[in-house]
Molecule: small-subunit ribosomal RNA
Organism: uncultured delta proteobacterium
RNA sequence: ACAUGCAAGUCGAACGAGGAAAGCCCUUCGGGGUGAGUAUGAGUGGCGCACGGGUGAGGAAUACAUAGAUAACCUGCCUUUUGAUGGGGAACAACCACUCGAAAGGGUGGCUAAUACCGCAUAAGACCACAGUUUCUGCGGAAACAGGGGUUAAAGAUUUAUCGUCAAAAGAUGGGUCUAUGUCCGAUUAGCUUGUUGGUGGGGUAAUGGCCUACCAAAGCAACGAUCGGUAACUGGUCUGAGAGGAUGACCAGUCACACUGGAACUGAGACACGGUCCAGACUCCUACGGGAGGCAGCAGUAGGGAAUAUUGCGCAAUGGGGGAAACCCUGACGCAGCGACGCCACGUGAGUGAUGACGGCUUUCGAGUUGUAAAACUCUGUUCUGGGGGAAUAAAAAAAUGAAUGUACCCUAGAAGAAAGGACCGGCUAACUUCGUGCCAGCAGCCGCGGUAAGACGAGGGGUCCAAGCGUUGCUCGGAAUUAUUGGGCGUAAAGCGGGUGUAGGUGGCUGGAUAAGUCAGAAGUGAAAGCCAUGGGCUUAACCCAUGAAGUGCUUUUGAUACUAUCCAACUUGAGUAUGAGAGAGGAUUGCAGAAUUCCUGGUGUAGUGGUGGAAUAUGUAGAUAUCAGGAGGAACAUCGGUGGCGAAGGCGGCAAUCUGGCUCAAUACUGACACUCAGACCCGAAAGCGUGGGGAGCAAACAGGAUUAGAUACCCUGGUAGUCCACGCCGUAAACAAUGGACACUUUGUGUUGGAAGUUUUGACCCUUUCAGUGCAGUAGCUAACGCGUUAAGUGUCCCGCCUGGGGAGUACGGUCGCAAGAUUAAAACUCAAAGAAAUUGACGGGGGCCCGCACAAGCGGUGGAGCAUGUGGUUUAAUUCGAUGAUACGCGAAAAACCUUACCUAGUCUUGACAUGUAAGUGACGAUUACCAGAGAUGGUAUCUCUCUUCGGAGUGCUUAUGCAGGUGCUGCAUGGCUGUCGUCAGCUCGUGUCGUGAGAUGUUGGGUUAAGUCCCGCAACGAGCGCAACCCCUAUCUUUAUUUGCCAGCAUUCAGUUGGGCUCUAUAAAGAGACUGCCGACCUUAAGUCGGAGGAAGGUGGGGAUGACGUCAAGUCCUCAUGGCCCUUAUGACUAGGGCUACACACGUGCUACAAUGGCCGAUACAGAGGGUUGCAAAACUGUAAAGUGAAGCUAAUCCCUUAAAGUCGGUCUCAGUUCGGAUUGAAGUCUGCAACUCGACUUCAUGAAGUUGAAAUCGCUAGUAAUCGCGGAUCAGAAUGCCGCGGUGAAUGCGUUCCCGGGCCUUGUACACACCGCCCGUCACACCAUGAAAGUUGGUUAUACCAGAAGUAGUUGAGCUAACUUCGGAGGCAAACUCCCA
Repeated sequence: ACAUGCAAGUCGAACGAGGAAAGCCCUUCGGGGUGAGUAUGAGUGGCGCACGGGUGAGGAAUACAUAGAUAACCUGCCUUUUGAUGGGGAACAACCACUCGAAAGGGUGGCUAAUACCGCAUAAGACCACAGUUUCUGCGGAAACAGGGGUUAAAGAUUUAUCGUCAAAAGAUGGGUCUAUGUCCGAUUAGCUUGUUGGUGGGGUAAUGGCCUACCAAAGCAACGAUCGGUAACUGGUCUGAGAGGAUGACCAGUCACACUGGAACUGAGACACGGUCCAGACUCCUACGGGAGGCAGCAGUAGGGAAUAUUGCGCAAUGGGGGAAACCCUGACGCAGCGACGCCACGUGAGUGAUGACGGCUUUCGAGUUGUAAAACUCUGUUCUGGGGGAAUAAAAAAAUGAAUGUACCCUAGAAGAAAGGACCGGCUAACUUCGUGCCAGCAGCCGCGGUAAGACGAGGGGUCCAAGCGUUGCUCGGAAUUAUUGGGCGUAAAGCGGGUGUAGGUGGCUGGAUAAGUCAGAAGUGAAAGCCAUGGGCUUAACCCAUGAAGUGCUUUUGAUACUAUCCAACUUGAGUAUGAGAGAGGAUUGCAGAAUUCCUGGUGUAGUGGUGGAAUAUGUAGAUAUCAGGAGGAACAUCGGUGGCGAAGGCGGCAAUCUGGCUCAAUACUGACACUCAGACCCGAAAGCGUGGGGAGCAAACAGGAUUAGAUACCCUGGUAGUCCACGCCGUAAACAAUGGACACUUUGUGUUGGAAGUUUUGACCCUUUCAGUGCAGUAGCUAACGCGUUAAGUGUCCCGCCUGGGGAGUACGGUCGCAAGAUUAAAACUCAAAGAAAUUGACGGGGGCCCGCACAAGCGGUGGAGCAUGUGGUUUAAUUCGAUGAUACGCGAAAAACCUUACCUAGUCUUGACAUGUAAGUGACGAUUACCAGAGAUGGUAUCUCUCUUCGGAGUGCUUAUGCAGGUGCUGCAUGGCUGUCGUCAGCUCGUGUCGUGAGAUGUUGGGUUAAGUCCCGCAACGAGCGCAACCCCUAUCUUUAUUUGCCAGCAUUCAGUUGGGCUCUAUAAAGAGACUGCCGACCUUAAGUCGGAGGAAGGUGGGGAUGACGUCAAGUCCUCAUGGCCCUUAUGACUAGGGCUACACACGUGCUACAAUGGCCGAUACAGAGGGUUGCAAAACUGUAAAGUGAAGCUAAUCCCUUAAAGUCGGUCUCAGUUCGGAUUGAAGUCUGCAACUCGACUUCAUGAAGUUGAAAUCGCUAGUAAUCGCGGAUCAGAAUGCCGCGGUGAAUGCGUUCCCGGGCCUUGUACACACCGCCCGUCACACCAUGAAAGUUGGUUAUACCAGAAGUAGUUGAGCUAACUUCGGAGGCAAACUCCCA
């Protein structure tokens, strides 16, 4: 929105006309009788259809709930009572005839009955109008009684018992109307109303009433929220909650409203009527196109929509309803059944025994564990199921009949463990854990969060946990949430005190007595429907469920009492408050006048070149005379010193002096008034600065603006100017970090100390001082409070009263609307959307172009370099078949690499192998394997050929090699962000921690801070700390002095000797290498705190850790390394493994790092000549001698080393030469010739000789090292190594300069401070833009809903008017009455 069926009919005992059949009887077989005028269709008539059933659109009051009123009302059927029921008349359906139409439905004429309709008669206590009596009263009326007058009734049927009909009076039931209280949100809805408020007359209704109308008056409602807008059926109850509350209104019950949408009336006892009528509208259907029909929010059912909601079932057996006298009929109300685990309740899916702890699964530390008595197996039972047999109640008041559910519930019997377990979860909250897969993917997620290769968080498996015929998810409500706080919160800094005052309504209010009894308290009565909840009983086998009784329902109404408190009224009081008197302080306010200093300007004088300004300058100003200085004048603004956490004021605010006017405050003592008080929504007033309007004024200062600087830029900071403004008068604005971020009033609660204004006391000659007290204003602090910080008699403490304000962050104090304003804008004040936080206080760190103290070759002071050149070497980049890989700020880059021609080698190309180059086990086979010497092919690996050929043995075998097979080998493949170990760095910086105690709610603090001192958390003193650990220092090594011991290969004083410590001899010295000594602020002085210690001195080889080394706290950088090694995981397995040859790692437009050599005269070259230390050497160092210009060669003595060799040290010293040049500097590059090593120097070695002779003349910006035997300079040795250092690691020789000092750069330590940082400043974080249009806003327009106002038109219909047309009942014949029709008001 609805197809189809059903859901309201019944009565022949109201009426007329039609009118069967079965059966039976008779029959002339045609039929007749009876059944029977019975059943029964339609019609007239009566009652019912206003109940029952459905739904919740509307409605914020005409509803609902509770309690009342109706003296302002009605009530069919029912009950009770009284009375009556007489006598007439005229029609209309049905029916018949004709007729219109497709149909629905009619039209005309004619016949007819009634309990249908209409007159007449009769008339009571009914109704109407009179005039009486009594009673009641709220004084308006009401009721009762009697009187005469007027008006109004009726119907019959029948089985003869009765049932109807009419009038009246009561009752019961059901309704109508009125009153009070309660009943959602919005003030960004503040004023609303004209029939509006009231009155009078009239009308209307069952009835009151502006309900309607005419007139009169001008009222009524509203901040205790009117009006307007939004939303909503209300209640008993239901859910939740300890309660107070909050949310809600399914089922059941009471009330209301609605019936396609809107309007209207008719009939009737009752309707403005779900299954009635009329009109309009939308929609659907039929149609012959003329016209008609319909209303499931009744029961089923259909379509659509939707996440989603059932059968087109049975029966009137019960309960109830309608009609009927009754039989009976009707009843989708109702009783039942069907569908749905949708909910609640009950039950089951088996029970016992059963270890080899079976199989399987999963896990595993490979031992086992777990699933698990679980299974199997054996024994048992039968809730349940199936078969069979019985079988109710619901049925009831004399008897009979009647069961949809139903052969149901239930009972008996037989059989069968058979047919019956799932869901969610297992990171924490929250009970329950492992494996694999995946790899920020796939996915999970209520919140936190999980997943980027070892995921208890994803997916799966195993196992477990919780529930269980259910389990989870989603949605909604309450709770937890004291998170709207009445019970029961807050506002200094977290959100929150109006900028301040005056004061209205309101709220609150001192003390005494009396009255009242509104609040309050107590008793009683009524009501608070039933159901529900609760309690106690009872019935279904139990329970859910049902039944009975009780309690409760905290409420409302009426009434009787009480009077402490509150309230009202009356009368008192003085302490709150105020008034008067006397003193006092003050930048309190308004107006007027006056003074001096200073700036600027003007005039004049003197005077000359600059002035001014800055970090430094410039713009500016000045020879037209500035600045400076003197004199005079003009004008405006502000008031130095005093001056002070001093004073006054409500706050904003107020500062020279004087005068006038004026507000408030304080103190002291008395007198008076008598609660006059406190607070305060709205209201009103004041209210810094800036700004606005009008008119003045304008010296200085100074937004805007101009110029000059600064800068990458500089619309800024700085400078030179400069206009509004600043000032005055009048008027606006109404805001500020208007702050003490702390509203006002009153009372109470330990102290100390300043200061301002008074008073009293003591004392004094007087002034102080001192003591007490009142009023202010500060600091410190007890209790208490506070999240802490802090507050603390000036409270943020303890209480009372009143006002204002807050409720996560952003959006936003914004938009829209209102109000105010000249404007600027102010005030009031949201939402959508979005986030999971935002915020406060404190803690520990880190950081700061914060502060203090201190250190370091950190700077400074110096010396020498790098950066420029050439070369060496490493890196980047590029190139390449490959240029293997790693290291990348400091902390990579002469690094891994203490040494790439092959090898190394990890890379590339090519050729080969597959149990493998290497290890081990098992099984099988074999006697070889291999070697020698050769040869062949090949680049070689390798392959082939020839020759020779196992060992031991207890004879069983064992060992060994090879082949095959299988376990496996192998990997410099990946991950250093899975790891161990090792290492770098901060940093040899002085720090990092712990136990106990104490403090703090806690994080944490204290110790470790402070005062000194030190290289040092080194030591001392102090201290709620006392101790301890890792670091520092010391212990260890080398070196500087001495002693003792020892004396060869070392040494040589004395003795002897030689060319020579060569030899004898010796061990004094040197040296060697063992053990010791020595240095500790030990001594003296000064300083310091009688300390620690510092400074100076003495002695001493050495003096304040003597110099150097080793030694590296807790930790940081996911620092480096899987290519030293080890190792988890992953990957390759005829290859990412293994072998071989060649190549590459050595490339070369370029860039960087680290070095060497130089650029020369402090030098080069030539000649002569002196002095070390520490190392190395048998696969080695190699002498002498000889050869070669030389590298080197030949040669071989010696040496396993204080013995021999490498091995001449060089700079130096002496002499000569060169004479400032690209050179006699410099040596690159190149040519030629060689030497050495080595299988092999082409790619790609070192060295020698001859020749060649490049750049380079001291190096921009920048940058590195070094504080004493140091820098600088000079040479020597070693490791690696066949060969190959300018690198690395060592050794000695010569041997400086400077350090005022800590302002600055860098790094570090301690204390302190700020912080929005904690991945910790390489932090955090703000805005624009690019792009889009999801949300929101705007937008030319367009469109829907609702409401209001104005006007036009106006269906049906009621009412009114007319009613000439039509007209059976009555008629006094004239009419009356009725109808049609038209018009008017209202109106969808």